[in-house]
RNA sequence: GCCGCCGUAGCUCAGCUGGUAGAGCGCCGCCCUGGUAAGGCGGAGGCCCCGGGUUCAAACCCCGGCGGCGGCUCCA
Numbered sequence: 001g002c003c004g005c006c007g008u009a010g011c012u013c014a015g016c017u018g019g020u021a022g023a024g025c026g027c028c029g030c031c032c033u034g035g036u037a038a039g040g041c042g043g044a045g046g047c048c049c050c051g052g053g054u055u056c057a058a059a060c061c062c063c064g065g066c067g068g069c070g071g072c073u074c075c076a
Stems, first nucleotide, its partner, number of pairs: 001072007010025004019056001027043005049065005
């Protein structure tokens, strides 16, 4: 340099045919306990990597970037 995959909550990851952004863990509060752990209930937390385009509407489609991972680079 070329090709492929990936980028969504603090972490690990879902997200269908474009139509209200989610789960588990973690965190905070409350309940429970003599007190913890466990358990129960509730809550906070998002630039859906960035920019642009299409569309009534984009995490999702298209274009260009950035970053991560993997592959290729051979011989005559």